[in-house]
């Protein structure tokens, strides 16, 4: 320094351009003498940052920041 993939709740991953979901944790309630396990329900994300296409962008494009692989 070129190229590639990737960055989404604490965490660990989804999501055909059309309302961002699942486990895991966590908090509250069931049940229990009490916890644990099991069962219900909640809270929690302005999709790494800025701009640009679109009616509409986690997606498509460009910049740049971080991160793994490849190559010199």
């Nucleotide at each position: 320094g070129c190229u590639u993939u990737g960055g989404u709740g604490g965490c660990g991953c989804a999501a055909u351009g059309g309302u961002a979901g699942c486990g895991c944790g966590u908090c509250g309630g069931a049940c229990c003498c009490c916890g644990g396990a099991u069962c219900c329900g909640g809270a929690g994300g302005c999709u790494a940052u800025g701009g640009g296409u679109u009616c509409a962008a986690g997606u498509c494009c460009c910049a740049u920041c971080c991160a793994g692989g490849g190559c010199g």
Transfer RNA from Halteria grandinella, 72 nucleotides, folded computationally.
Its Rfam family is "tRNA". Rfam classes the family as a transfer RNA. Its family is annotated with triplet codon-amino acid adaptor activity in the Gene Ontology.
NCBI's taxonomy places the organism under Eukaryota, Intramacronucleata, Stichotrichia, Sporadotrichida, Halteria.